């Protein structure tokens, strides 16, 4: 310097063909135990890396940067 991948909830992820963003596992609440785990049951918690465009709508399609890995030079 080129090439290819990653980038979504506190960690690890998924998200189809562009159409309200889930799932485990942790947090918090109650149950249920002397009590604690386990179990049950409900809850909270996202600028979908940043920024533009497309488009009636964009985590998803297009450029462009940031960080991180793996090639080669």
């Nucleotide at each position: 310097c080129g090439g290819g991948g990653a980038u979504u909830a506190g960690c690890g992820c998924a998200g189809u063909u562009g159409g309200u963003a889930g799932c485990g596992c942790g947090u918090c609440u109650g149950g249920u135990u002397u009590g604690g785990g386990a179990c049950c049951a409900g809850a909270a918690g996202g600028u979908c890396g940043c920024g533009a465009g497309u488009u009636c709508g964009a985590g998803u399609c297009u450029c462009g940067c940031a960080u991180c890995c793996c090639c080669g030079a």

The RNA shown here (transfer RNA) has 73 nucleotides and comes from a Candidatus Magasanikiibacteriota bacterium. Its Rfam family is "tRNA". By type it is a transfer RNA. The sequence is in RNAcentral, with records from ENA.